[in-house]
Transfer RNA from a Pseudomonadota bacterium, 77 nucleotides, folded computationally.
RNA sequence: GGGUCUGUAGCUCAGUUGGUUAGAGCAAUCGCUUGAUAAGCGCUAGGUCGUUAGUUCGAAUCUAACCAGACCCACCA
Numbered sequence: 001g002g003g004u005c006u007g008u009a010g011c012u013c014a015g016u017u018g019g020u021u022a023g024a025g026c027a028a029u030c031g032c033u034u035g036a037u038a039a040g041c042g043c044u045a046g047g048u049c050g051u052u053a054g055u056u057c058g059a060a061u062c063u064a065a066c067c068a069g070a071c072c073c074a075c076c077a
Stems, first nucleotide, its partner, number of pairs: 001073007010026004019057001028044001030042003050066005
């Protein structure tokens, strides 16, 4: 330098080839339960879906550039 893949909550991930509220588990707060913890149960909060732009009536989803990471190839020494 070229190519492929990944980026969604604090962590691990889903999101069915664009469609009407962005989700799960764990973790966290609060409550119930207990003599007290743990476990269990219930609730709540937490996201501009890596960034910017474009296409579209509508984008986490499609396109381009850039950023970060993983892998492969090439080049130099």
Record summary:
The coordinates come from a structure-prediction model, not an experiment, and the mean pLDDT is 80. Its Rfam family is "tRNA". The family's RNA type in Rfam is transfer RNA. Rfam's curators write: Transfer RNA (tRNA) molecules are approximately 80 nucleotides in length. NCBI's taxonomy places the organism under Bacteria, Pseudomonadati, Pseudomonadota. The RNAcentral record of the sequence draws on ENA.